[in-house]
The RNA shown here (transfer RNA) has 76 nucleotides and comes from an Anaerolineae bacterium.
Lineage of the source: Bacteria > Bacillati > Chloroflexota > Anaerolineae.
Its mean pLDDT, the model's own confidence on a scale to 100, is 82.
Rfam family: tRNA. Rfam links the family to the GO term triplet codon-amino acid adaptor activity. The family's RNA type in Rfam is transfer RNA.

């Protein structure tokens, strides 16, 4: 420099057009319990990397840019 791919809760990850975006783990509150832990219950927690665009409707699709990875090229 070209090509792919990846970005979604604090961690790991699901959703590959259809309205309110979900899980499990963690933390928080509660039941239990001598207290702890564990086990059970409950509630929070998201600019779905940023920006543009398609579309009736976008986490999903096209473009751009930023960050990561992976190739494959040039460079001696």
């Nucleotide at each position: 420099g070209c090509g792919c791919c990846c970005a979604u809760a604090g961690c790991u990850c699901a959703g590959u057009g259809g309205a309110u975006a979900g899980a499990g783990c963690a933390g928080c509150a509660g039941u239990c319990u001598u207290c702890g832990g564990a086990a059970c219950u409950g509630a929070a927690g998201g600019u779905c990397g940023g920006g543009g665009g398609u579309u009736c409707g976008a986490a999903u699709c096209c473009c751009u840019c930023u960050g990561g990875g992976c190739g494959c090229a040039c460079c001696a």